[in-house]
RNA sequence: GAUUUAUAAAGAAGAGGCGAGAGAAUAGGCUCUGUGACCCUCUGGCAACCAUCCCAAACUCCGGUGAAAGGUGCCAAUUCCUACCCUCUGCGGGAACUAUAAAUU
Numbered sequence: 001g002a003u004u005u006a007u008a009a010a011g012a013a014g015a016g017g018c019g020a021g022a023g024a025a026u027a028g029g030c031u032c033u034g035u036g037a038c039c040c041u042c043u044g045g046c047a048a049c050c051a052u053c054c055c056a057a058a059c060u061c062c063g064g065u066g067a068a069a070g071g072u073g074c075c076a077a078u079u080c081c082u083a084c085c086c087u088c089u090g091c092g093g094g095a096a097c098u099a100u101a102a103a104u105u
Stems, first nucleotide, its partner, number of pairs: 001105008013043005021032003026083004044075003049071002052067002054064002084094003
């Protein structure tokens, strides 16, 4: 990198550095940003996908409103919103894309 499966309305920020754009890509909107964003570093935190532990007859498989936090991930706005489908507009739902995790390759 590719494939499959699952999840994506919840949750979680301070300091230092840098100095102009940033919010994945295309388009439109909207928002953040010299009161310093984005990004980087440190510290802190959130969550619980995998691993670990526990539970029942229970090593494994399967399961659980369980524990804890080792591997990841995340800490503006629903994946910021819309785009395709459900005839059309709105609402709502679904899909695709994207992101993350796990497994396979």